Context: one part of a larger RNA
RNA sequence: CUGGGCGUAAAGGGAGCGUAGGUGGAACUCUUAGUCAGAUGUUUAAUACAGAGGCUCAACCUCUGGCCAGCAUUUGAUACUGAAGUUCUAGAGUAUGGGAGAGGGUGAUGGAAUUCCAGGUGUAGCGGUGGAAUGUGUUGAUAUCUGGAAGAACACCAGAUGCGAAGGCGGUCACCUGGCCCAAUACUGACAUUGAGGCUCGAAAGUUAGGGUAGCAAACAGGAUUAGAUACCCUGGUAGUCCUAACCGUAAACGAUGAACACUAGGUGUUGGAGGAAUCAACCCCUUCAGUGCCGCAGCUAAUGCAUUAAGUGUUCCGCCUGGGGAGUACGAUCGCAAGGUUGAAACUC
Numbered sequence: 001c002u003g004g005g006c007g008u009a010a011a012g013g014g015a016g017c018g019u020a021g022g023u024g025g026a027a028c029u030c031u032u033a034g035u036c037a038g039a040u041g042u043u044u045a046a047u048a049c050a051g052a053g054g055c056u057c058a059a060c061c062u063c064u065g066g067c068c069a070g071c072a073u074u075u076g077a078u079a080c081u082g083a084a085g086u087u088c089u090a091g092a093g094u095a096u097g098g099g100a101g102a103g104g105g106u107g108a109u110g111g112a113a114u115u116c117c118a119g120g121u122g123u124a125g126c127g128g129u130g131g132a133a134u135g136u137g138u139u140g141a142u143a144u145c146u147g148g149a150a151g152a153a154c155a156c157c158a159g160a161u162g163c164g165a166a167g168g169c170g171g172u173c174a175c176c177u178g179g180c181c182c183a184a185u186a187c188u189g190a191c192a193u194u195g196a197g198g199c200u201c202g203a204a205a206g207u208u209a210g211g212g213u214a215g216c217a218a219a220c221a222g223g224a225u226u227a228g229a230u231a232c233c234c235u236g237g238u239a240g241u242c243c244u245a246a247c248c249g250u251a252a253a254c255g256a257u258g259a260a261c262a263c264u265a266g267g268u269g270u271u272g273g274a275g276g277a278a279u280c281a282a283c284c285c286c287u288u289c290a291g292u293g294c295c296g297c298a299g300c301u302a303a304u305g306c307a308u309u310a311a312g313u314g315u316u317c318c319g320c321c322u323g324g325g326g327a328g329u330a331c332g333a334u335c336g337c338a339a340g341g342u343u344g345a346a347a348c349u350c
Base pairs, nucleotide, nucleotide: 003322004321005320006319007304008303012318014201015200016199017198021194022193023192025088026087027086028085029084031082033081034080035077036076037075038074039073040072041071042070043069049065050064051063052062053061054060091191092188093187094186095185096183097182098181099180103177104176105175106174107173108172109171110154114150115149116148117147118146119145120144121143125136126135162169163168206247207246208245209244210243211242215241216240220236221235222234223233258317259316260315261314262313263312266295267294268293269292270291271290272289273288274287275286276285299306300305323350324349325348332343333342334341335340
């Protein structure tokens, strides 16, 4: 390379938008570029192949012939693909009317709890543990009541729930704003899909500057435990956790399962619509669309399991894998303030 693969064995990019490129719905006309068929020329000779012949045979040598394939010219075919043109509505989108939602941003606001401060009551312990001690308390703690301050997170509702591309999102209200679903018509007329580079978003930790700091808590200190204990347990406690602006760009970023489209038994929950039947109304029942779970047939799978939300059957495009270690290391490049990220070997060894 041809292949074979990617849930768990190596392997799906963390996610989206989108450039180039690849691929692409139905009908008709035209062209003949690809495609298919034929012809001619050429592709030195030798070698190789086939058939003859010459050395006694063979190796060896000589002669003749030709396949395949490439390129060029030419003749024809027109189904498919392409180019050009016309048309269509089943893909895609727009408009209209409804709907659900922890989707995002900004601002305001509420109660419980915690800690602290002030005051009242009150007195000897409190706290903590397996047991203790460090700690705290007669300068009055813990407990309890009243008042005040601060920061952070939002009990119940809460659910196999919902929303979002992913990361993720949960008190309440207002404003701004993105997407999605359903119904019935109208319109545009393939406008689609995937997507190398690129751009944007991207938990936590970390970084810079300025704020903030109640609780928690790396580091650190002390007390225990222990042979030791740079730990697990306890008492403290600083970065940090929070906000604003900017970086970082990684995670078991997981469904360990790329995106899109089509097809292929069902059953049972649940969320959001629509229709029917019924009803005072709600529930219940039937049908259907969109999600989200469980079970299960065919099929697939090494097994486990997956199974209309596929890991089944197909098509298109992208990413990735090719024995373990060395190693996600070295070197180089590039990005970053740094930490480090991205790209990414080899020797050697089994």